[in-house]
The part of an RNA shown here (large-subunit ribosomal RNA, domain VI) has 260 nucleotides and comes from Geofilum rhodophaeum.
Its Rfam family is "Bacterial large subunit ribosomal RNA". Rfam links the family to the GO terms structural constituent of ribosome and ribosome.
NCBI's taxonomy places the organism under Bacteria, Pseudomonadati, Bacteroidota, Bacteroidia, Geofilum.
Its mean pLDDT, the model's own confidence on a scale to 100, is 86.
The sequence was found in a public genome assembly.
Context: one part of a larger RNA
RNA sequence: CGUAGGAGAUUUGAGAGACCCUGUCAUUAGUACGAGAGGACCGUGAUGGACAAACCUCUGGUGUAUCAGUUGUCCCGCCCGGGGCAUAGCUGAGUAGCUACGUUUGGAAGGGAUAAGUGCUGAAAGCAUCUAAGCACGAAGCCUGUCUCAAGAUGAGAUCUCCAUAUAAGGGACGUUACAGACUAUGACGUUGAUAGGCUGCAGGUGUAAAGGUGGUAACAUCAAAGCCGAGCAGUACUAAUUACCCGAAACUUUCUGAG
Repeated sequence: CGUAGGAGAUUUGAGAGACCCUGUCAUUAGUACGAGAGGACCGUGAUGGACAAACCUCUGGUGUAUCAGUUGUCCCGCCCGGGGCAUAGCUGAGUAGCUACGUUUGGAAGGGAUAAGUGCUGAAAGCAUCUAAGCACGAAGCCUGUCUCAAGAUGAGAUCUCCAUAUAAGGGACGUUACAGACUAUGACGUUGAUAGGCUGCAGGUGUAAAGGUGGUAACAUCAAAGCCGAGCAGUACUAAUUACCCGAAACUUUCUGAG
């Protein structure tokens, strides 16, 4: 821009894409078959491999949020206690998030038409013949079935609802933002409010802060699962989402009236 008014939802599916793999074991059954040795079809069940998708409950990884220990040096006047820098100084842990080595799921079944092939009936050709007429089976393959996209499918579809008073319905911009994200877009919210921050509480992390008391000659222990953090989950209008703004709707036919 189009989809012959403007919108908000919900959809159909022409078409396109994805998937398409396979082992072993048990059972049927030591049955059919076979002198024996051996040893099935068909069917049923279980469990793997590789591959793919989603996810983070578990197991791990990361985790320059966080907590603790510790070295050197500079600083906070000194002690104590802290801060900066040294690869995040180094080391030990680690929430959320992101992840695989983790978890869950998948390939199917079924239907249709067939290939090679197997047949039935059956002439030409009194027989025979799967074929000439006719009919039935038959594959991981084909069309479906499963999943995803999909009406710019210009063949532009459908259903429901809203708006007809220059502004409406609706949308944008602006602001707070995240399950979104390069930007944009998308989603949530804007006081009739839990959208983000703050605060409070909790899950969780670290591992028992400082100061002081007590015990001990002291190191240290203890009062103390402390202190600090808390990307997660709740509650709470304390702070910020103020007011204002912009865009945004009609062609044809018929009828009536008036003018020409």